[in-house]
RNA sequence: AGAGAACUUCGGGGCAUGGUGUAAUUCCAGACCGGUGGUGAUGGGCGCCCCCGCGGCGCGCGCAGCCCACUACUCCCACUCGCCUCCCGCGGGCGGGACUGAACCGGUGCAACUCCGGUGCCGACGGUAACAGUCCGGAUGGAAGAAGUUCCGA
Numbered sequence: 001a002g003a004g005a006a007c008u009u010c011g012g013g014g015c016a017u018g019g020u021g022u023a024a025u026u027c028c029a030g031a032c033c034g035g036u037g038g039u040g041a042u043g044g045g046c047g048c049c050c051c052c053g054c055g056g057c058g059c060g061c062g063c064a065g066c067c068c069a070c071u072a073c074u075c076c077c078a079c080u081c082g083c084c085u086c087c088c089g090c091g092g093g094c095g096g097g098a099c100u101g102a103a104c105c106g107g108u109g110c111a112a113c114u115c116c117g118g119u120g121c122c123g124a125c126g127g128u129a130a131c132a133g134u135c136c137g138g139a140u141g142g143a144a145g146a147a148g149u150u151c152c153g154a
Base pairs, nucleotide, nucleotide: 002152004151005150006149007148008147009146010145017029018028019027031134032133033123034122035070036069037068038067043061045059046058047057048056049055065121066120074098075097076096077095079093080092081091082090083089103119104118105117106116107115125137126136127135
C1' cells in the first nucleotide's frame, strides 16, 4: 500500500423587524438556512511579485439545496427477541421493499445544469389558543459517511 477483522471519536443549519388577531417564530410583508459521497472544467478565494498579460509564485479551499447517487422521515413485508398462559395485540433488533422535493436565463470559454451575474424554486412525521423547512417532540436516538487506533497482511 489494502481484499479483510475489531474498536474509538466525530457526524444539520435557520424567522431579525413589522402587520392582523383573544390567540400565530404556524397566516401576511419580510428575514434566514442548506446532511453525506461523486463530478466540479485549465475552477474559485487570499497574499506577494511583475515587463500589467488570458502573467508568475506561495498559501490554504476543493464550496452544486434544486446534475448523479446515498441517508434521515413515513409506510409495507419477512425473520428474530421480549411482554402476554396462548391467540390477538404491543415493543425492541435485524434484513428486504415502497415512497423519496426543487433551475432557468445571460456571460466567459474548446468545453460549465458545477464558475461569474441575475431571477426563480424546494424542504418528513406528530404537537400547537391558528395552517410550521426555521418553535416543541420522537432525538442525550439513528444513518449516509468522515477521521483515527490496533490486528491481519506484503
The RNA shown here (FMN riboswitch aptamer (RFN element)) has 154 nucleotides and comes from Spirochaetaceae bacterium bin103. Taxonomically the source falls in Spirochaetaceae (Bacteria, Pseudomonadati, Spirochaetia, Spirochaetales). Model confidence (mean pLDDT): 78 of 100.